Transfer RNA from Candidatus Jorgensenbacteria bacterium RIFCSPHIGHO2_02_FULL_45_20, 84 nucleotides, folded computationally.

RNA sequence: GCUGAGGUGGCGAAAUCGGCAGACGCGCAAGGUUUAGAACCUUGUGGGGGCAACCUCUUGGGAGUUCAAAUCUCCCCCUCAGCA
Numbered sequence: 001g002c003u004g005a006g007g008u009g010g011c012g013a014a015a016u017c018g019g020c021a022g023a024c025g026c027g028c029a030a031g032g033u034u035u036a037g038a039a040c041c042u043u044g045u046g047g048g049g050g051c052a053a054c055c056u057c058u059u060g061g062g063a064g065u066u067c068a069a070a071u072c073u074c075c076c077c078c079u080c081a082g083c084a
Base pairs, nucleotide, nucleotide: 001083002082003081004080005079006078007077010026011025012024019067027045028044029043030042031041032040046057047056048055049054060076061075062074063073064072
């Protein structure tokens, strides 16, 4: 240099014919249980604002198509694999 795969909450990961983003698991928080702890059970858990109802932002970065984009198109960055 060329080709292919990938980048999604704190972490792993799902959502692929374009239509509620973050299911599910881990972690974390509170409670239960215990003499205490572990394990287990219940509930909650993306960021910002708000007393709350709620508002707003977010799929590596930017642009485009579309009523609507994590998903399609283009450019760029990063990681992995193959070829040279």

It matches the Rfam family "tRNA". Rfam classes the family as a transfer RNA. Gene Ontology term of the family: triplet codon-amino acid adaptor activity. The source organism's lineage runs through Bacteria, Bacteria candidate phyla and Candidatus Joergenseniibacteriota. The RNAcentral record of the sequence draws on ENA. The same sequence occurs in records of 2 taxa.